Large-subunit ribosomal RNA, domain IV from Kinneretia aquatilis, 344 nucleotides, folded computationally. Its mean pLDDT, the model's own confidence on a scale to 100, is 88.
Context: one part of a larger RNA
RNA sequence: CUCUGGAGAAGGAACUCGGCAAAUUGACACCGUAACUUCGGAAGAAGGUGUGCCUCUAGUAUGUGUAGAGAUUUACUCUCGAAGCAGAAUGGGGCCGCAGAGAAUCGGUGGCUGCAACUGUUUAUUAAAAACACAGCACUCUGCAAAGACGAAAGUCGACGUAUAGGGUGUGACUCCUGCCCGGUGCUGGAAGAUUAAAUGAUGGGGUGCAAGCUCUUGACUGAAGUCCCAGUAAACGGCGGCCGUAACUAUAACGGUCCUAAGGUAGCGAAAUUCCUUGUCGGGUAAGUUCCGACCUGCACGAAUGGAGUAAUGAUGGCCACACUGUCUCCUCCAGAGACUCA
Numbered sequence: 001c002u003c004u005g006g007a008g009a010a011g012g013a014a015c016u017c018g019g020c021a022a023a024u025u026g027a028c029a030c031c032g033u034a035a036c037u038u039c040g041g042a043a044g045a046a047g048g049u050g051u052g053c054c055u056c057u058a059g060u061a062u063g064u065g066u067a068g069a070g071a072u073u074u075a076c077u078c079u080c081g082a083a084g085c086a087g088a089a090u091g092g093g094g095c096c097g098c099a100g101a102g103a104a105u106c107g108g109u110g111g112c113u114g115c116a117a118c119u120g121u122u123u124a125u126u127a128a129a130a131a132c133a134c135a136g137c138a139c140u141c142u143g144c145a146a147a148g149a150c151g152a153a154a155g156u157c158g159a160c161g162u163a164u165a166g167g168g169u170g171u172g173a174c175u176c177c178u179g180c181c182c183g184g185u186g187c188u189g190g191a192a193g194a195u196u197a198a199a200u201g202a203u204g205g206g207g208u209g210c211a212a213g214c215u216c217u218u219g220a221c222u223g224a225a226g227u228c229c230c231a232g233u234a235a236a237c238g239g240c241g242g243c244c245g246u247a248a249c250u251a252u253a254a255c256g257g258u259c260c261u262a263a264g265g266u267a268g269c270g271a272a273a274u275u276c277c278u279u280g281u282c283g284g285g286u287a288a289g290u291u292c293c294g295a296c297c298u299g300c301a302c303g304a305a306u307g308g309a310g311u312a313a314u315g316a317u318g319g320c321c322a323c324a325c326u327g328u329c330u331c332c333u334c335c336a337g338a339g340a341c342u343c344a
Base pairs, nucleotide, nucleotide: 001339002338003337004336005335006334007333008332010330011329014328019325027051028050029049030048031047036041038173052095053094054093055092056091062086063085064084068080069079070078071077072075096100108323109322110321111320112319113318114317115315116314120132121131136171137170138169139168140167141166142165148157149156150155174310175309176308177307179240180239181238184237185236186233187232188231189230190229193228194227195226199222204217205216206215207214208213241259242258243257244256245255268302269299280296281295282294283293284292
């Protein structure tokens, strides 16, 4: 010096990306316990007090329950209950130590906030999460020889089920809600017309032949689904504007004009897991805060089941703050053990 333990003056997070690590807390009994809340919780909230031994209370209260007694529903019954066994609490007095949950086992706590409701699942071997799942919600398909899936097929699953069932898709507890657009794409429905394949083969032409014919070619009419077309449908895929002017200070624009569109983003939220400019501006916390919390709205580029906004509880989840605590640090020191190292 390295590793593993132990102790530390004063300070107490000044360390650091970050209290990482360590320390604190810790058991049982009693007292006491806030906001918020889905009334279940939050909660062991928080915060306090006590704890050893001897003696008396006291072999008391009480439990169990034999003998015995009583009761009736007559039972391996019930009630009371000498004996035996077990045996407190509480209160009083006393004793010892630095220390009585004397060791070990054995929650640190609180506040604000993001995300996900929750328990659960996951990258065996760098990711446990906000990802997946979830109950709930919605759309859609399916009438049973179901839809769908596996399989050349037979057949099987679905299901020995039958629309309160089964398959698919999206969303993701709960609460309040879920706006406008069907022009494009998709799906569903419609059938008048247009287009359209094989097929059919009217007509004309060529070759050959005396001819009948054979053969090559032309391709009228008829002709399905589909497409075009007409509607519906967004918890289907998706989409949800620009410019100019205007109020008796200024500023702003409830208002007006105009262009374009299928329709021009409603409620709610908003510098956000989304904000480029940006460390936006204001307020709070700090002596000092690119983070954090609360607001504002100028949303580069939120927005309503690709769900929007809230939300108690939950979380080895992300961010911030405080108390307690500490060798994380100021600033290192010592002790024990194991290595390294030196000698043998």
Lineage of the source: Bacteria > Pseudomonadota > Betaproteobacteria > Burkholderiales > Roseateles.